c-di-GMP-I riboswitch aptamer from a Candidatus Bipolaricaulota bacterium, 75 nucleotides, folded computationally. It was read from a public genome assembly, where an Rfam model found it. Of the family's consensus pairs, 95% are formed in the model. Taxonomically the source falls in Candidatus Bipolaricaulota (Bacteria, Bacteria candidate phyla).

RNA sequence: AUCCGAUAAAGGCAAACCCUUCGCAAGGAGGCGACGCAAAGCCACGGGCCCCUCUGGGGUAGCCGGGCUGCCGAA
Numbered sequence: 001a002u003c004c005g006a007u008a009a010a011g012g013c014a015a016a017c018c019c020u021u022c023g024c025a026a027g028g029a030g031g032c033g034a035c036g037c038a039a040a041g042c043c044a045c046g047g048g049c050c051c052c053u054c055u056g057g058g059g060u061a062g063c064c065g066g067g068c069u070g071c072c073g074a075a
Stems, first nucleotide, its partner, number of pairs: 004073002012037002018031005035062001041068003045065003048060005
């Protein structure tokens, strides 16, 4: 350093519900709150799924793969 991931340590993120707000919608943002997460950090490149005003456009990175980056260090 790679792989790997503890009943370790220090920290981190935050599903559902509810409230506010944006959007036709899927869904996004903020608050509250923790079901979970070792990339649940970032990117729609491939597949999947979802929505719409469907020659097309959009959403989902907490569905999977892939790319880039990153904390800790037992076996």